[in-house]
Parts: sequence; C1' cells; structure tokens
RNA sequence: GGGCGAGUAGCUCAGAUGGAGAGAGCGCAUCCCUUACAAGGAUGAAGUCGGGGGUUCAAGUCCCUUCUCGCCCA
Repeated sequence: GGGCGAGUAGCUCAGAUGGAGAGAGCGCAUCCCUUACAAGGAUGAAGUCGGGGGUUCAAGUCCCUUCUCGCCCA
C1' cells in the first nucleotide's frame, strides 16, 4: 500500500429483506425479604448505534469519507 471483518447501555452481545416507542444477559440504584449478607422478588436509571456527510417520507440497517482494533496479502 491492497483486501476482509468488527465498532450498538459500564461490560459481553442481538437487532433476516430500511418502517411498533432501539433490546437481552451481567453489572448499577431504590424497595421487599433476612438479625445481617448472599440468593430470590419488584421497580428504575443508563445509548447523538465510533465521527462526518449523502440517499429516502423514514437509516443501527443503503452509499461516500474518516478514525480505532483484529486477520490476511504484498
């Protein structure tokens, strides 16, 4: 330098062909339970979907560009 893959909640990840108000598990907060802790139960908070542009009535999803990480080729 070229090719491919990944980037979505604090962490690990889902999200077939673009359309329901973006989800799950773990973690976190509050409450219940307990003498207390853990486990268990209830409720809740937390996301500019890596950044920037474009297409579209509508983009996590499509197109362009860019950044970071991994693999391969040279």
The RNA shown here (transfer RNA) has 74 nucleotides and comes from an Anaerolineae bacterium. Its Rfam family is "tRNA". The family's RNA type in Rfam is transfer RNA. About the family: Transfer RNA (tRNA) molecules are approximately 80 nucleotides in length. Lineage of the source: Bacteria > Bacillati > Chloroflexota > Anaerolineae. RNAcentral holds the sequence, with entries from ENA.